[in-house]
Molecule: Bacterial RNase P class A
Organism: Deltaproteobacteria bacterium
């Protein structure tokens, strides 16, 4: 200096002058004080809270999937462990395919109880031919019978893989190292990891197939729900059994329930923000995250308030001219001109994930080049 990887920050300030909502004071319209994000978007998860259920469990249903550990909790956070990917620093995947069932189009000989399309092979019969020549022996050729699955091609995948030796040619055929299986040993909480013996050695893949196995899981939501005021008008029809959140049933509890048409009223209070809250420090832990001890009160609209206008300052980038550092590639300074500035708006709330995001800053790490 380049190029790149992990994690974080921040999302311009200042003053003026006018407007808005909130709380508190005061009592006359005035004063303090606060007043939209990192994601407020998604609405994908887990939750407080609120109502419903008599509580309980069972069927359907629905989720998560390596191991340990946080945390109310979670599918999320830390660490770890195994395969993969990268030169690295890191990033990526994660139960079970010998419980069963099914799929693998075309193409290819053959796609798992899977094989001969192109090709190898004269060692074995057959069948030619030559020599010697009574027989017989001996050599050559021919893929007719035979023998291969090692090499080629199809494909996303093709009957473990490398070397060697042996076969007519090949094959775990046979052998050494790997891989796979079994037994046992050592570490490890544990996924797992190394070790010693045997065994030619049963095993393609897909389970965001359909299953199996472990664990978890009531529901419906601030338009939940609480209160008060006001106001009405009920009719008609089916079920005798229905109702009490979904799907069935057990028990239990009120009462009828269900469909159609008709009328009133949808007005005000609360819920509403003091919290699994924030900041600062200690102690513990490799972290997450726990404690403990001290500080603050940081939005409450209700068709929706936080807002406009003005000046100057920061901030990037670019360009002019001066200086300054360096060995050098480069870097800093101070003046002037120009240009830039995103995603985007609380609505009961709180961890979390996923998207969008202009200008940028900070750490600590990999590679490569150069220069001492």
């Nucleotide at each position: 200096u380049a190029a790149a990887g992990u994690a974080g920050g921040c999302g311009a300030a200042u003053g003026g002058u006018c407007g808005c909502u909130c709380a508190c004071c005061a009592u006359c319209u005035g004063g303090u004080g606060a007043g939209a994000g990192g994601a407020a978007a998604g609405u994908c998860c887990g939750g407080g809270c609120u109502c419903c259920a008599u509580a309980g469990g069972g069927c359907a249903g629905g989720g998560u999937g390596c191991u340990g550990g946080g945390u109310a909790a979670c599918g999320c956070c830390c660490a770890g462990u195994a395969a993969g990917g990268g030169u690295g620093a890191c990033c990526u995947u994660a139960g079970g395919a010998a419980a069963g069932u099914g799929c693998c189009a075309c193409a290819g000989a053959a796609a798992a109880u899977a094989g001969a399309c192109c090709g190898c092979c004269a060692g074995c019969g057959g069948c030619c031919c030559u020599a010697u020549u009574u027989c017989a022996u001996a050599g050559g050729g021919u893929g007719c019978g035979g023998g291969c699955a090692a090499g080629g091609g199809u494909g996303a995948a093709a009957a473990g893989g490398u070397g060697a030796g042996g076969u007519a040619a090949g094959g775990g055929c046979u052998c050494a190292c790997c891989g796979c299986c079994c037994a046992g040993g050592u570490g490890g909480u544990g996924a797992c990891a190394c070790c010693u013996g045997g065994g030619g050695c049963a095993c393609g893949g897909c389970a965001a197939a359909c299953c199996c196995c472990a664990c978890c899981c009531g529901g419906a939501g601030c338009a939940a729900g609480a209160c008060c005021a006001a106001g009405c008008a009920g009719a008609g029809g089916g079920c005798g059994a229905g109702u009490g959140g979904c799907c069935c049933g057990c028990u239990c509890a009120a009462u009828g329930c269900c469909c159609u048409c008709g009328g009133g009223u949808a007005g005000g209070u609360c819920g509403c923000a003091a919290g699994a809250g924030g900041c600062g420090g200690g102690a513990g832990g490799u972290a997450a995250c726990u404690u403990c001890c001290g500080u603050c009160c940081c939005a409450g609209a209700g068709g929706a308030a936080u807002g406009a206008c003005c000046a100057u300052u920061a901030c990037c980038c670019u360009u002019u001219a001066g200086g300054g550092a360096g060995u050098g590639a480069u870097c800093c300074c101070u003046a002037g001109g120009g240009g830039g500035a995103a995603c985007a708006g609380a609505a009961c709330u709180c961890g979390g994930c996923u998207u969008a995001u202009g200008a940028c800053c900070u750490a600590c790490u990999u590679u490569a080049a150069c220069u001492c």